This is a predicted structure of an 80-nucleotide RNA (c-di-GMP-I riboswitch aptamer). Of the family's consensus pairs, 94% are formed in the model.

RNA sequence: GUUGAAAAAGGGCAAACUAGAAGAAAUUCUAGGACGCAAAGCUAUGGGUCUAAGGGAAACUAUGACAGCCAGCUACCGGG
Numbered sequence: 001g002u003u004g005a006a007a008a009a010g011g012g013c014a015a016a017c018u019a020g021a022a023g024a025a026a027u028u029c030u031a032g033g034a035c036g037c038a039a040a041g042c043u044a045u046g047g048g049u050c051u052a053a054g055g056g057a058a059a060c061u062a063u064g065a066c067a068g069c070c071a072g073c074u075a076c077c078g079g080g
Base pairs, nucleotide, nucleotide: 002080003079012037013036017032018031019030020029021028022027035068041073042072043071046070047069048066049065050064054061055060
């Protein structure tokens, strides 16, 4: 430099669910809790998904959300 492919150490994150809080909702935050994760770190300027207060006769609509869906960017320890 490259790779993520067996093993190790130190660790890291935290689904469902429960309680409290915010919100119209989606969802988020805090605490508990571990289903899982080698990027389950970051990005909502790419695709996709959710919600629809407001708008609209209705269909629908994001300025609201989701990165633990794809994608992009970055990266610890060892290993090849």
The prediction has a mean pLDDT of 84.